[in-house]
Context: one part of a larger RNA
């Protein structure tokens, strides 16, 4: 690892509720006695209903009457109160069993780290003392002391010798240690190589000592038997765990919540949402239409307030600031300010205005409802981490970000489309068969149009993720002006004279600058729009003619394309590919879901039954009906001509499961019904 077996809501006590049964103003118990039959009040204490009306089911001559339960009003008891009045109460229980739930216990099972107790066990590892022992090749350096010689007044000094000190030196002796290694398959400590110590605070053998809030410690909270910030064993003990994991057969019906308050903040309680049962008996309606209301959001506006805010013009100006004139008084200009007017902008805490939705009420419709709705009562839950889209609000540069509200979805929802994709589009899946559509599609992958009409694009733009300012280049519609008496553009020619206008100037001649800007000839020609010269000259332009021959031109709006445009293996419409198989507008077919239609089947609700009508996605959760296992009571069977078990095949049932055949096996095993439970196991 595989297989098999074991393995988790149990028991007792005391209550609540429901069901069934017995008896019933009583019931139970052998009895004592318990519960019930009267309540109210803190207590003293006092001490109770069938009276009237409505009315469901039902009954009856019926269009009304009666009317069990039921509802309402009265009445009564008691407490409080001066009273009015208000609270509670006014004839059904009790016993047993079953189910469910609450509380107390281990309380569905498993799981801590820990805490405490003990006359428990440990110093064979290791820490540090103690007793008796053992061990450290070889070599080097050469302290004191002693001694010889020399020197000194002396103390003493110098030199040589001898000597052999030292937590001295070298050292793979032994031995100890454990520095380094991405070494050795390298690991919980081993090996190898390498580093360090190696006469000392040295190493080591044997014996013996110190014990758990204690020891021992050259302190690392180290070590005390692979265990140490309090050893191990046993016990308290099934400690506790708001935390983690697990919790076993089938089917049917319904079906959530991640919110509020308090505690809290990984948890609870109550309410909300949910399930089941019971009661009542006729309405209810979240949807639509109309009507009547209130409103101050979106928007808009501000010369309507308030606050912010651009640039002018005109008028005014008490006080104040600045400038200026004046000896001063004071005057003038200006700023600020005020008014009027023109112009340009804003507001969640501005409003002269002001929607759409939404809200309230009424009427009608629609839906639901006597097959019992709405409502009421009782019992059982789960839920209290949510998430996404759209709209809207706040924070943030932003986020698949944080916080809030509403609606819808996912959660708990399958199927089709979106290449893939919890939430997006279509649509809510009992089972089987056939058809029609939805979203989305129809060249091939791949079901269906290489469909029709009219346009656009040449960028592979695009073909299901709209990148911006800016730059470049086109198209369409409208519009302005000109145009066969010839427009626009091109080409050819002209573009003159007074005159170099006057002034200024070294010069100034159309063209440095200032002033003026006339006249003539003309088809037309500026006292000159630009280049140019030192100044002239020169070259264009305006303007005119000729040539050519049909549109040209201005502005506005809309549309298309290019650029802007940078990411990590190699392009990226799902792919192939496409010039339509792209984009826009219109049309006709077809494909395409579990949707819709139709046929059949099953189940559930209503119903005596049939028919009929309605319903059947589902996590947590509730309710209901079944299957299987062991044992027992009663009844009744099988089996050596082969029981159980095991293996395999066939059939039946919606399923849990059941039946039969064959082989193996070799002695027990079923069925019906009722009861009791150690009653169902995935990885």
């Nucleotide at each position: 690892g595989c297989c098999a077996g074991g393995g988790a809501g149990u028991g007792u006590a005391u209550g609540g509720u429901a069901g069934u049964g017995g008896c019933g103003a009583g019931c139970c118990g052998a009895a004592a006695g318990g519960c019930g039959g009267a309540g109210c009040g803190a207590a003293a204490g006092c001490g109770a209903u069938g009276g009237c009306g409505c009315g469901c089911a039902g009954u009856c001559c019926u269009a009304g009457a009666c009317a069990a339960g039921g509802c309402g009003c009265a009445u009564g008891g008691u407490a409080u109160g001066a009273a009015a009045a208000u609270g509670c109460c006014a004839a059904a229980g009790u016993c047993a069993c079953u189910a469910u739930u609450a509380u107390a216990c281990g309380a569905c099972c498993c799981g801590a780290a820990g805490c405490c107790a003990c006359u428990g066990c440990g110093a064979a590892c290791u820490a540090c003392g103690c007793g008796c022992g053992a061990c450290c090749a070889g070599g080097a350096c050469g302290a004191a002391a002693c001694u010889a010689g020399g020197c000194u007044a002396a103390c003493g000094c110098c030199u040589g010798g001898c000597g052999g000190a030292g937590g001295u030196c070298c050292g793979c002796c032994a031995c100890c240690u454990g520095u380094c290694a991405u070494g050795g398959u390298a690991u919980a400590a081993c090996c190898u190589g390498u580093u360090g110590g190696g006469u000392g605070a040295g190493u080591u053998g044997c014996g013996g000592g110190u014990a758990g809030c204690g020891g021992c410690g050259a302190u690392a909270a180290a070590c005390c038997a692979c265990u140490c910030g309090a050893g191990c064993g046993u016990g308290g003990c099934a400690a506790u765990a708001g935390c983690g994991g697990g919790u076993u057969c089938c089917a049917u019906c319904u079906g959530a919540a991640g919110u509020a308050u308090c505690u809290u903040u990984a948890g609870g309680a109550u309410a909300g949402c949910u399930c089941a049962a019971g009661g009542c008996g006729a309405g209810u309606u979240u949807g639509c239409a109309c009507g009547u209301g209130a409103g101050g959001u979106a928007g808009a506006g501000c010369u309507a307030c308030c606050g912010a805010u651009u640039a002018g013009c005109g008028a005014g100006u008490a006080a104040g600031g600045g400038g200026u004139c004046g000896a001063g008084a004071g005057g003038c200009c200006u700023c600020c300010c005020u008014c009027g007017u023109u112009u340009g902008u804003c507001a969640a805490a501005c409003u002269c205005c002001g929607a759409a939705u939404g809200c309230a009420c009424g009427u009608g419709c629609u839906g639901c409802g006597u097959a019992g709705a709405c409502c009421c009562u009782u019992g059982g839950a789960g839920u209290c981490g949510g998430c996404a889209a759209u709209g809207c609000u706040g924070g943030g540069u932003a986020a698949g970000c944080c916080a809030a509200c509403a609606u819808u979805g996912c959660g708990a929802g399958a199927c089709c489309g979106g290449a893939a994709c919890g939430a997006c589009g279509g649509u809510g899946a009992u089972c089987g068969a056939g058809g029609u559509u939805a979203a989305g599609g129809u060249c091939c992958c791949a079901a269906a149009a290489u469909c029709c009409u009219g346009a656009u694009u040449g960028a592979g733009u695009g073909u299901g993720u709209c990148a911006a300012a800016g730059g470049c280049c086109g198209g369409a519609a409208g519009u302005u002006u000109c145009a066969u008496a010839g427009a626009c553009a091109g080409u050819c020619g002209g573009g003159a004279g007074g005159u170099a206008g006057g002034c200024u100037c070294a010069g100034a001649a159309g063209c440095a600058g200032c002033c003026a800007u006339c006249c003539u000839u003309c088809a037309a020609a500026c006292a000159a729009c630009g280049c140019g010269u030192a100044a002239u000259a020169g070259c264009g332009g305006a303007c005119c003619g000729a040539u050519u021959g049909a549109g040209a031109u201005u502005c506005u709006u809309c549309c298309a394309g290019c650029u802007c445009a940078a990411g990590a293996u190699a392009u990226a419409c799902g792919g192939g590919g496409c010039u339509a198989a792209a984009u826009c507008a219109g049309g006709u077919a077809c494909c395409g879901a579990g949707a819709c239609c139709c046929c059949g089947a099953c189940g559930c609700g209503c119903u005596a039954a049939a028919a009929g009508c309605g319903c059947g996605g589902g996590u947590a959760a509730g309710a209901u009906g079944g299957c299987a296992u062991g044992c027992g009571g009663u009844a009744u069977g099988g089996c050596a001509a082969g029981a159980a078990g095991c293996a395999u095949g066939u059939c039946c049932g919606a399923g849990a499961g059941g039946a039969c055949g064959u082989g193996u096996g070799g002695a027990c095993c079923g069925u019906a019904u009722c009861g009791c439970a150690g009653a169902g196991a995935a990885c």
A computed fold for a 683-nucleotide part of an RNA from a Candidatus Micrarchaeota archaeon, annotated as large-subunit ribosomal RNA, domain II.
Its mean pLDDT, the model's own confidence on a scale to 100, is 82.
It matches the Rfam family "Archaeal large subunit ribosomal RNA". Gene Ontology terms of the family: structural constituent of ribosome and ribosome. Its Rfam clan is "LSU clan".
NCBI's taxonomy places the organism under Archaea, Nanobdellati, Microcaldota.